A computed fold for a 684-nucleotide part of an RNA from a Microgenomates group bacterium, annotated as large-subunit ribosomal RNA, domain II.

Context: one part of a larger RNA
């Protein structure tokens, strides 16, 4: 891992409700117990009325009583009567108490078992190759008056040195389903000591021991292990077993030592009842203070003018200037917590009308829900950030399949009872992949734009405007002129149109600046403005709109789903066809509710569904004073793409196997259905 088996709402008692029974207007009912039946228990029948509920309420109570209480007293208030049968039994549903659907803690407490591991200690034993160093001390000698000192020799101290046994475990590698639940190899530390070690003994869990590491106390230690309390508790996680049919939520409010729990309400289901409701659209009648707007209040805020006050400043003074505040007028503004105003929507109604509908309401019983998600409208918080947070209206998902968006819960279309190799459509599509147009009409785009983005930029191109020039010749190119006073004056080494400063005149002219640029040391030289000629038809400038261009840098190719597409297979506006879904229609069938019908049958509207509620069934084991069957001519059980049958759970049967018991009907009772629980046991 697979297969097989086992594996989870049970039982007792009490309360409430529902369904079905018994008795009941002389209410219902027994409990313990006793007797009979029986071999006996169980059980049945009979006895047993103790007790319980009901028949009257009310008051704290005494009590009173169809009334009672409150009060000194109620013409009042509250609870009753005046109209609802009660009780008992069985089943089911829900609740209380019990382990209470099942499995699951870490822990807590009690009583015991452990120091054969390890920690410390006690008693008694044992062990430590070899080598080195050479303390105290002693002897002899030299010197000395002595104390003493020096030398040699002897001696052999030490938590001394090197290093085996022994003890330990530094570093590295191996091993890491190991040789091993701590090992192996090399390397390493101590190795006469606070050394190592044998045997026997002592200390015990709220404890011991500890050169303290929270270490160790039998592979277990921030409190050992075993058994018990014990099925501890678990607002937490996981799991919870056959079928079909009907309905079908919530993720909100309030409260909470409350926030992933719970209670009540909201929303679901079932059963009744009432009455004619309920919804859409239109109308009528309403209140509002939002959007907008405004400045009349509250505040903010700018300019001008006039006046007043304060301050500064100039002035000898008169007076002036600046500035702040107040007030007034005029002009222009701003506001969620401003309003002289004020919509559209929305909302409300014992209102009216058309239409649709089985909705709405009430009561009883009884669930789940209290983590929501995204899209869109309007707000708020945030950065007018977030697949962000938080409200509110709507939709979808949740609990919704199908078609479209390449793929893609929340987007678009559309709500799946079953069957169909039938028809029509929606969104979206029609060159190929790929069902359907290489359809049609008029334009646009050349960027593969389409098939990523902005500010900004540009003789892209199309359409549509405005202004100006132009056959008295425009615009552009070409030819020619572009002069004189004069090298203007100043400055300067020089300054001659062209370093700089000042001025910027006059003349000749078709025209020509005291010069727009290049250039020279300064001149010179080359262009320009301006003019003529030649040529011969449009030119220049400024807008608006459409589609394009640049702006445009990231890591596999990844910014059309692909191929590929250019009078498109791109974009804009039309038109005609077609394809396209579980939608609609058609045909057949099933089923729920309602209606019609004596019936057969028919008609209408339904039949997606999580949590959850309700209904109807299938199957397993056992039971029965019941009824009825099968079996060695083969029961149960097993195997099997066999056959028949039921909407399903299933039922019947064939073949093979098996070898002794097993069904059906009607009832009853449950240890009653497994794929999941890191489930348990076994097998492979």
């Nucleotide at each position: 891992a697979c297969c097989g088996g086992c594996g989870a709402g049970u039982u007792g008692c009490c309360c409430a409700g529902u369904a079905c029974g018994g008795c009941u207007u002389u209410g219902c009912u027994u409990a313990a117990u006793c007797a009979a039946g029986u071999a006996a228990c169980c059980c049945u029948u009979g006895a047993g009325g103790a007790g319980g509920c009901g028949u009257a309420g009310u008051g704290a109570a005494a009590g009173c009583g169809a009334g009672g209480u409150c009060u000194a007293a109620u013409u009042g208030a509250c609870c009753g009567a005046u109209u609802a049968u009660g009780u008992u039994g069985u089943a089911c549903u829900g609740g209380a108490c019990a382990g209470a659907c099942c499995c699951g803690a870490a822990a807590c407490c009690a009583g015991g078992u452990g120091a054969g591991c390890u920690a410390a200690c006690c008693a008694u034993g044992a062990g430590c190759a070899g080598g080195g160093u050479g303390a105290a001390u002693g002897u002899u000698g030299a010197c000395g008056a002595a104390a003493g000192c020096c030398a040699a020799c002897a001696a052999g101290a030490g938590g001394c040195c090197c290093g085996a046994a022994c003890u330990c475990g530094u570093c590295a590698g191996a091993g890491c389903u190991g040789c091993a639940a701590a090992u192996c190899u090399g390397u390493g530390a101590g190795a006469u000591g606070a050394c190592u070690u044998g045997u026997g003994g002592u200390u015990a869990g709220g404890g011991g021991u500890a050169a303290u590491a929270u270490g160790c106390c039998u592979a277990u230690c921030g409190a050992a292990c075993c058994u018990g309390g014990a099925g501890a508790u678990a607002g937490c996680u996981g799991g919870u077993u056959c079928u079909c049919c009907c309905c079908g939520a919530a993720a909100u409010a309030u409260a909470u030592u409350u926030a992933g729990g719970u209670a009540u309400a909201g929303c679901g289901g079932u059963u009744a009842c009432u009455a004619a409701u309920u919804c859409c659209c239109g109308g009528a009648a309403g209140g509002g203070g939002u959007a907008g707007a405004g400045c009349a209040c509250u505040g903010a805020a700018u300019g001008a003018u006039a006046c007043g006050u304060g301050u500064u400043u100039c002035g000898c003074a008169a007076g002036g200037a600046a500035u702040a505040c107040g007030c007034a007028u005029c002009a222009a503004u701003c506001a969620a917590a401003c309003u002289c105003c004020g919509a559209a929507u929305a909302c409300u109604u014992u209102c009216c009308g058309u239409g649709a509908u089985a909705c709405c309401g009430u009561a009883a019983c009884u669930a789940g829900u209290c983590a929501g998600a995204c899209a869109u409208g309007c707000a708020c918080g945030g950065c007018u950030a977030a697949g962000c947070g938080c409200g509110u209206g709507u939709g979808u998902c949740a609990a919704g399949a199908g078609g479209g968006c390449a793929a893609c819960a929340g987007c678009c279309c559309g709500g799946a009872c079953u069957u169909a190799c039938a028809u029509c459509u929606a969104a979206g599509g029609u060159c190929u992949c790929u069902a359907a147009g290489u359809g049609u009409g008029u334009g646009c785009u050349c960027a593969g734009u389409g098939g990523u983005u902005a500010a900004g930029g540009a003789a892209g191109u199309u359409a549509u405007g405005a202004a100006u020039u132009u056959a008295a010749g425009a615009c552009a190119c070409c030819c020619a002129g572009g002069a004189a006073g004069u090298u203007g004056g100043c400055u300067c080494a020089g300054a001659a149109g062209c370093a700089g400063c000042c001025a910027c005149c006059u003349u000749u002219u078709a025209a020509a600046g005291a010069a727009c640029g290049c250039g020279u040391a300064a001149c010179a030289g080359c262009g320009c403005a301006c003019u003529g000629g030649a040529u011969g038809a449009a030119a220049u400038u400024c807008g608006u709109a459409g589609c394009g261009c640049c702006g445009a840098a990231a890591a596999u190719g990844a910014a059309c789903g692909a191929g590929g597409c250019u009078c498109a297979a791109g974009c804009a506006c039309g038109c005609c066809a077609c394809c396209g879904a579980a939608g609609a229609u058609u045909a057949a069938g099933a089923u729920g509710u309602g209606c019609c019908g004596u019936a057969a049958g028919g008609c209408a509207c339904g039949u997606g569904g999580u949590a959850g509620g309700g209904g109807a069934g299938c199957g397993u084991u056992c039971u029965g004073u019941u009824c009825u069957g099968c079996g060695g001519u083969g029961a149960a059980g097993g195997u099997u793409a066999g056959g028949c049958u039921g909407u399903a759970a299933g039922g019947c049967u064939g073949a093979c196997u098996g070898g002794a018991g097993c069904g059906g009907a009607c009832a009853g009772a449950a240890g009653u259905g497994a794929g999941a629980a890191u489930g348990c046991c076994g097998g492979u």
It matches the Rfam family "Bacterial large subunit ribosomal RNA". Gene Ontology terms of the family: structural constituent of ribosome and ribosome.